[in-house]
RNA sequence: CUUGUAGCUCAGUUGGAUAGAGCGUCAGACUCCGACUCUGAAGGCCGCAAGUUCGAAUCUUGUCAGG
Numbered sequence: 001c002u003u004g005u006a007g008c009u010c011a012g013u014u015g016g017a018u019a020g021a022g023c024g025u026c027a028g029a030c031u032c033c034g035a036c037u038c039u040g041a042a043g044g045c046c047g048c049a050a051g052u053u054c055g056a057a058u059c060u061u062g063u064c065a066g067g
Base pairs, nucleotide, nucleotide: 001067002066003065004064007023008022009021010020016054025041026040027039028038029037047063048062049061050060051059
């Protein structure tokens, strides 16, 4: 200096309202069974702690871990 967001890989445009995608997992449909395919669901309060603000994943400070 840079990175940290779901089990994994990542997105999130100058702060704006319910935090998303792909893969994976589970369930259902399909099949003689399985795979493929299709549909649906679960899963995160964004490394941690404070601060600013009507409002923070996003800005500031400290701290932890990786490079």